[in-house]
Guanidine-I riboswitch aptamer from a Bacillota bacterium, 100 nucleotides, folded computationally. The source organism's lineage runs through Bacteria, Bacillati and Bacillota. It was read from a public genome assembly, where an Rfam model found it.
RNA sequence: CUGAAGUGCACCUAGGGUUCCGCCGGGCUUUCCGGGUCUGGUCCAAGUGGUGCAGGCGCCGACAGGCGCUACACCCUAGAGGGAUAAAAGCCCGGGCGGG
Numbered sequence: 001c002u003g004a005a006g007u008g009c010a011c012c013u014a015g016g017g018u019u020c021c022g023c024c025g026g027g028c029u030u031u032c033c034g035g036g037u038c039u040g041g042u043c044c045a046a047g048u049g050g051u052g053c054a055g056g057c058g059c060c061g062a063c064a065g066g067c068g069c070u071a072c073a074c075c076c077u078a079g080a081g082g083g084a085u086a087a088a089a090g091c092c093c094g095g096g097c098g099g100g
Stems, first nucleotide, its partner, number of pairs: 007054006015044002020041002022038001023035004055070006072095001074100003079097001081093003
């Protein structure tokens, strides 16, 4: 200098929108229409956020298991493009691509 790897799941948060609920407005007022430029509940949600469990590696062991490690990841009106979902996003493509 170049290349590869840098795990999975669950819960949650920053964040995200608008199926459903609520809210606001209207209407034949339980049923319909519009509004996310509505705080919210449901919902989605981080490679570079959190916690836990599993997995991996090492050591110990009386073979039940126990202990330790699992690093780092800057900036861009969070750059450009594409995809899913009702829709959007720090979701997925992607620790990719481009620029510094």